[in-house]
The RNA shown here (Lysine riboswitch aptamer) has 160 nucleotides and comes from uncultured Eubacterium sp. The prediction has a mean pLDDT of 80.
């Protein structure tokens, strides 16, 4: 250097087939009552556009986001940071989302603390710290095992 391969009590991503909760007693719709300044176009400001608004009552969703199972592809799987681009009425700023790239960061999942996430919530996700666990290699231990310490996937194992 090439090829093959291993991590798992709950490995990673995609999908959206099934179930479940959430969204939400919300939006919409219906009649009733009251009011004349307000609501909406997914964060702010400025425009532009659209719509009457509010209240209790009746009826009452879905998308999107998740969890589990299924299916598919895999073991830098992948995630994050950073850069560029794209869509929603327009401009500026900004978050999220999607696509591509990324000389940077992360071995893996779990639990807890802290911080963050203008497309519901933070269910979930991300970052970080701590803890034990786990795979792997190194060191100590005469060998092996147990144990302890240390390292990082730019690693490890096998073959050539």
């Nucleotide at each position: 250097g090439a090829u093959a391969g291993a991590g798992g009590a709950u490995g990673c991503g995609c999908u959206a087939u099934g179930u479940c909760a959430u969204c939400a007693g919300u939006a919409a719709c219906g009649g009733c009552a009251c009011c004349a300044a307000g609501g909406c176009g997914a964060u702010g400001c400025a425009g532009c556009g659209c719509c009457g608004g509010u209240g209790a009552c009746g009826c009452g969703a879905a998308a999107g986001g998740g969890a589990c199972a299924g299916g598919c592809g895999c073991c830098g799987a992948a995630g994050c940071u950073g850069g560029c681009c794209g869509a929603g009425c327009u401009g500026c700023a900004g978050g999220g989302c999607g696509g591509c790239c990324u000389u940077g960061c992360u071995g893996g999942g779990c639990a807890g603390g802290c911080g963050g996430a203008a497309c519901a919530a933070g269910a979930u996700c991300c970052g970080u710290c701590u803890g034990a666990c786990u795979g792997u290699c190194g060191c100590a231990g005469a060998a092996a095992g147990a144990u302890g310490c240390g390292g990082a996937g730019c690693g490890c194992u096998a073959u050539c």
Rfam family: Lysine riboswitch aptamer. On this family, see Mandal et al., Cell 2003: "Riboswitches Control Fundamental Biochemical Pathways in Bacillus subtilis and Other Bacteria".